[in-house]
A computed fold for a 489-nucleotide part of an RNA from an uncultured bacterium, annotated as small-subunit ribosomal RNA, 5' domain. Its Rfam family is "Bacterial small subunit ribosomal RNA".
Context: one part of a larger RNA
């Protein structure tokens, strides 16, 4: 000198764009953050129509089931999106290669969708429990479940053969959406390898599934991944092992560069979801708002037993020098479901708060000397504040008031928002501070104080004339900021 996710002190007019718990991965009240499909399915209720009973606004029976609502079965999605960085020195990340693999939805090609069956929730009945939640019996449907048939291509094979599929729904009857097997693609993912990635030797030896082989199991797949047997190997001063610290990168800051420091916001990857462990389902998880077990903590309880997980968005307590609203909208972009209408979306887009940062603008312009008054200094002559003020002339940015009023939206649809912007009238009107003035370092006098009170980044000032303390006048610098402290180069 430059930088900061900054904090503190004094001060504070406006706008745009950014940014905003760096500490306790501490504990969390409350609301919301992942649903959707009736065009997969049975059912119930509502609406409507007809009839009966009547206590005249209720109830019963039947129908239509076009329309509406939904608990349940079923499908797809809850593995994305969002969060914080605890762990991790590792193929975790970066970069460059590789193969023994998987891939729902999507695209392209080939071939099919024949004929049957048995259940089960909902519902009804009985029943347990304070609740959470169940138990038993009976009925029923499906794109839920299970056989049979068929199999170009597919899988296994000892080449003889063997194995394995399917589902319908809607329709304006044209078709549309689905469904099964398979080939290829795309996308996403898994695994392996070369090289690179902090400190400590006051850590020197480490290792028994350890290193390799054979065989088997397991996996989507290779592999000591696991197991049996066999061999005795493998790593290490080119730093193994151990200990400490740490998410990595694109980048960011600084610097002429080399380098050093750093890894907030944005983007890619990784790991995590109260702590530890485990699997289930599924194309995909060993799953933040799923399940099971154990633990700590909190809550409910009829004491038998249950419920919970904000490192989602707001918000609370706590910690801290310190960090915001329990806001609006799905209008846009994107995501999930649906044939669609549409529904959901604290992703997102906006608004609110904060000078936290960067950028822009304003707080007026011209004129005005008997150089007013006042202040301060003085050698008492004067000097200075100072064209500064007043006065006169002028302008109206920003703000405030009145009027109009977008784009963002291809047809409709605008939270933002009567916003941006345009325009009219009024008035200099509503808008300046902070630090410093001994040298470094731009800027000096008076008074007070008297090694006191105090200052101080370093040198150092103060003990009776202090340009260094305190105040005043004057001055210097920066300016909606200015200083102090911290930290990096």
């Nucleotide at each position: 000198g430059a930088g900061c996710a900054a904090a503190c002190g004094c001060u504070g007019g406006c706008g745009g764009c950014a940014u905003g718990c760096u500490u306790a991965a501490c504990a969390c009240a409350u609301g919301c953050a992942a649903g959707u499909c009736g065009a997969a399915c049975g059912a119930a209720g509502g609406c409507c129509c007809g009839g009966a009973g009547c206590u005249u606004g209720c109830c019963c029976c039947g129908g239509u089931c076009a329309c509406c609502u939904u608990a349940g079965u079923g499908g797809c999605g809850g593995a994305c999106g969002g969060g914080g960085g605890a762990g991790u020195a590792a193929c975790g990340c970066g970069u460059g290669g590789g193969a023994a693999c998987c891939u729902g939805c999507c695209c392209a090609g080939g071939a099919g969708c024949g004929g049957g069956g048995a259940a089960u929730a909902a519902c009804c009945a009985u029943u347990g429990g304070a609740a959470a939640c169940g138990a038993u019996g009976g009925c029923u449907a499906a794109u839920a479940c299970c056989g049979c048939a068929u199999a170009c291509a597919c899988c296994c094979u000892a080449c003889g053969g063997g194995g394995g599929a399917a589902a319908g729904g809607c329709u304006u009857c044209g078709g549309c959406c689905g469904u099964u097997c398979u080939u290829g693609g795309a996308u996403g993912g898994u695994c392996c390898c070369g090289c690179g990635c902090c400190c400590g030797a006051u850590u020197a030896g480490c290792u028994u599934g350890u290193u390799g082989g054979u065989g088997a199991g397991g996996u989507a797949a290779c592999g000591g991944c696991u197991c049996a047997c066999c061999a005795a190997g493998g790593c290490g001063a080119c730093g193994a092992u151990c200990g400490g610290u740490a998410g990595c990168u694109g980048g960011u800051c600084u610097g002429a560069g080399a380098g050093g420091a750093u890894g907030a916001u944005c983007a890619g990857c990784c790991a995590c979801a109260c702590u530890g462990g485990g699997a289930c389902u599924g194309a995909g998880a060993c799953a933040c708002g799923g399940c099971c077990c154990a633990g700590a903590c909190u809550c409910c309880u009829a004491c038998g037993g249950g419920a919970g997980g904000c490192a989602g968005c707001a918000g609370u307590g706590g910690g801290g020098a310190a960090u915001a609203u329990u806001g609006g909208a799905c209008a846009a972009u994107g995501g999930g479901g649906g044939a669609a209408a549409c529904c959901c979306u604290g992703a997102u887009c906006c608004a609110g708060c904060a000078a936290u940062g960067c950028c822009g603008c304003g707080u007026g312009a011209g004129u005005g000397a008997u150089g007013a008054a006042g202040g301060c200094c003085c050698u008492a002559g004067g000097g200075u504040u100072g064209u500064a003020a007043a006065g006169c002339u002028c302008u109206u940015u920003c703000g405030g008031c009145g009027g109009g009023g977008a784009a963002g939206a291809u047809a409709a649809u605008g939270a933002c928002u009567g916003u941006a912007c345009c325009u009219g009238a009024a008035u200099a009107a509503g808008a300046a501070g902070g630090u410093c003035c001994g040298g470094c370092u731009a800027a000096c006098u008076u008074c007070g104080u008297g090694c006191c009170a105090g200052c101080a980044g370093c040198c150092g000032c103060g003990g009776u004339a202090a340009u260094a303390c305190g105040a005043a006048g004057g001055g210097a610098c920066c300016u909606a900021g200015c200083g102090c402290a911290g930290u990096u180069c």
The RNAcentral record of the full RNA draws on ENA and SILVA.